[in-house]
Context: one part of a larger RNA
RNA sequence: UGACGGGGGCCCGCACAAGCGGUGGAGUAUGUGGUUUAAUUCGAUGCAACGCGAAGAACCUUACCUGGAUUUGACAUCCUCGGAACUUUUCAGAGAUGAUUAGGUGCCUUCGGGAGCCGAGUGACAGGUGCUGCAUGGCUGUCGUCAGCUCGUGUCGUGAGAUGUUGGGUUAAGUCCCGCAACGAGCGCAACCCUUGUCCUUAGUUACCAUCAUUCAGUUGGGGACUCUAAGGAGACUGCCGGUGUUAAACCGGAGGAAGGUGGGGAUGACGUCAAGUCCUCAUGGCCCUUACAUCCAGGGCUACACACGUACUACAAUGGCCGGUACAAAGAGGCGCGAACUCGCGAGGGUAAGCAAAUCUCAAAAAGCCGGUCCCAGUUCGGAUUGGAGUCUGCAACUCGACUCCAUGAAGGCGGAAUCGCUAGUAAUCGCGGAUCAGCAUGCCGCGGUGAAUCCGUUCCCGGGCCUUGUACA
Numbered sequence: 001u002g003a004c005g006g007g008g009g010c011c012c013g014c015a016c017a018a019g020c021g022g023u024g025g026a027g028u029a030u031g032u033g034g035u036u037u038a039a040u041u042c043g044a045u046g047c048a049a050c051g052c053g054a055a056g057a058a059c060c061u062u063a064c065c066u067g068g069a070u071u072u073g074a075c076a077u078c079c080u081c082g083g084a085a086c087u088u089u090u091c092a093g094a095g096a097u098g099a100u101u102a103g104g105u106g107c108c109u110u111c112g113g114g115a116g117c118c119g120a121g122u123g124a125c126a127g128g129u130g131c132u133g134c135a136u137g138g139c140u141g142u143c144g145u146c147a148g149c150u151c152g153u154g155u156c157g158u159g160a161g162a163u164g165u166u167g168g169g170u171u172a173a174g175u176c177c178c179g180c181a182a183c184g185a186g187c188g189c190a191a192c193c194c195u196u197g198u199c200c201u202u203a204g205u206u207a208c209c210a211u212c213a214u215u216c217a218g219u220u221g222g223g224g225a226c227u228c229u230a231a232g233g234a235g236a237c238u239g240c241c242g243g244u245g246u247u248a249a250a251c252c253g254g255a256g257g258a259a260g261g262u263g264g265g266g267a268u269g270a271c272g273u274c275a276a277g278u279c280c281u282c283a284u285g286g287c288c289c290u291u292a293c294a295u296c297c298a299g300g301g302c303u304a305c306a307c308a309c310g311u312a313c314u315a316c317a318a319u320g321g322c323c324g325g326u327a328c329a330a331a332g333a334g335g336c337g338c339g340a341a342c343u344c345g346c347g348a349g350g351g352u353a354a355g356c357a358a359a360u361c362u363c364a365a366a367a368a369g370c371c372g373g374u375c376c377c378a379g380u381u382c383g384g385a386u387u388g389g390a391g392u393c394u395g396c397a398a399c400u401c402g403a404c405u406c407c408a409u410g411a412a413g414g415c416g417g418a419a420u421c422g423c424u425a426g427u428a429a430u431c432g433c434g435g436a437u438c439a440g441c442a443u444g445c446c447g448c449g450g451u452g453a454a455u456c457c458g459u460u461c462c463c464g465g466g467c468c469u470u471g472u473a474c475a
Stems, first nucleotide, its partner, number of pairs: 001475002003472003007469007015459002019423005026314008034305002042053002064300007073125001077124002079121005086103002090099003107114002127289002130287003136283002138278003141274001143272001148187006154163003167178003193266004198234007208223002212221002237260001240254005316416001320375007332363003337356002342351003382413001387408007429451007
């Protein structure tokens, strides 16, 4: 100087408390451990691994296993020789591949040849998701959006270092003010950026419709008000008033205002810590393999299952289930695409096909809600696992191993022990909608809106953190 203390003081955070809803019990989905296996590829392992890499394992992917093949190689450059490239038939084979058949003779040219592509050969080399993240770059997590981390000059100290950065107030903040052997400065904080909340101006098509006609319908004429769209501005600064305060910074209350003291949300992550994670994104040193640890192919595996854990979904019902009627979104996506209307099918879906590269057309039905009916507390008209049968769709192909539909079946489950998680407002809870990946496959992920709470006395305690101080046999 740090680190640590079941030392002290001050302060903060959904840290506790006060509340609301869960997890832990059930079934299923998914990840992991373990076990099994020819293989169940590899990595991630307290917080900060475990719906994680994987925004999608039937083949491919694929890195694993079994079997069948290749050896200058699936891919790159150079050299030699031959052939245009390319298209095509048949046979063997699981395919890779091997054999075979027919067509084709192109482009440039100084007529020597050349460019491009294909085949054969030779070696230099290729190749490696092989090892080392404790050799590395890059990227990322975490403490933590915590308020800290430092430097120059000066001063003090033999020195390590100190001072500044401590102190008194204040703040979300090393934020600002005052004081002070310090005076200044940098990286952080804040602001500048995006979005949302109010108003104005400009512009009205594909959006809108108050007034005037018109229609089944903003449908058409028309309108430029309103909504909305999208570009530019205005607006919030403790600016104003009162009080407290040191005449300060600031705090409390009030006015006006759509919004008030950082208005809400996002992007933004200081010096560093964890030899944290990643050599399987990529790059890369070293080491290793080179008829194999490389490459191609078929099939299998990554989907196994006594069990254990994590994360979710669905429930256990009446604030509910089922049936009928009826209302209101936002944000997105669409050409190898979205697919209306009509029609067939109980349905998944099929047929035909309009429109739309989309404020125009389509996906598209929003659901919870509201109105009416029914069930009457039961393992039930709750719950839907499991299994049998019959189908639909995608795809070369759904056996291992897809999703969905219909009929039948109708398991556990009566609100969950110890323990434990999230959340402070348009939040929790609850309800549906969309997108990426994607042929197909979503209870996951990333977004969107609808309905919409309770509680916060307080900081004694648990956890984490900041500042000052003290002890130390620790560095």
This is a predicted structure of a 475-nucleotide part of an RNA (small-subunit ribosomal RNA, 3' major domain) from an uncultured prokaryote. The RNAcentral record of the full RNA draws on ENA. Its Rfam family is "Bacterial small subunit ribosomal RNA". Rfam links the family to the GO terms structural constituent of ribosome and ribosome. The prediction has a mean pLDDT of 85.